[in-house]
Molecule: FMN riboswitch aptamer (RFN element)
This record gives sequence, structure tokens and C1' cells, in this order.
RNA sequence: UAAGUUCUUUGGGGCGGGGUGCAAUUCCCCACCGGCAGUGAUUGCCUUGAGGCAUAAGUCUGCGACGAAGGCUUUUUUUGAAAGGUCUUCCCGAUUCGGUGAAAAUCCGAAACCGACGGUAUAGUCCGGAUGGUAAAAGAAUUAA
Repeated sequence: UAAGUUCUUUGGGGCGGGGUGCAAUUCCCCACCGGCAGUGAUUGCCUUGAGGCAUAAGUCUGCGACGAAGGCUUUUUUUGAAAGGUCUUCCCGAUUCGGUGAAAAUCCGAAACCGACGGUAUAGUCCGGAUGGUAAAAGAAUUAA
């Protein structure tokens, strides 16, 4: 230096005002929010320079979460099954216009659009599964080269 293994920690934000109504943070008008990695012409700092570091997309690419099915496996069992672990597959929302330019779905400006399941007056923002799980990030130890 790169790779493997193990462990630890971290790892999702948002209803404020008005209207209607017996009742709505759920409807209507305005408001507010944006997980992880990649790409990226942004911005800042360092460097003589090449370049380096930090930062930069909710709508692009991939992933995670929610939901469905199946395989393997562990435990319990009233032998019907139930619960857990793990792997695979399926499902999986939403963007345009203008500007600059050699080049922009990412920059600048403007106008749009999207958001699992259960509960409840119809919920991205409330309550619940969830003091859960995960993409992943950081650190430590160790192994062989």
C1' cells in the first nucleotide's frame, strides 16, 4: 500500500397560519422536508505547476427501507403449525423550460412534480410495527502477500 476476517461507534427530515365541518396536523388555500454510494462544468482552501483536500442531484445510474413469493436452516410444538436467522427472485415514486458554454437531466434562473404499510374524517409531515432493521460511513484489532 491494497485485500480478507473480527469488533466498536454512527447511521432520516418535515404541519406554522387560515378555511369548511360534530369531528381533519388527513380535505381545500398557503407552508415545510429530502437516506446511502456514483457521476458532475459548482464553490472554498492548499500548491510554482501537474495536481490534492473539502463541498456539490429528492426527480440521472445503482443501492437501502416498505410490500410479495420461494429455497436452506435453527428453535418450539398440541405434529396442524408457529417464531427466528440467512440467501434468491419479484415489486419499487417523481422534470421540464430558459440561460451560459465546446460540452450541463447535475451549474444559474424559473415553473412543475414525487413520497411504503397499518390506524384515524382521506396523512410525505401525527400515532404504530420501530428502544427494530438496512444501504453505508468512520475507527480499532488481526491475518497473509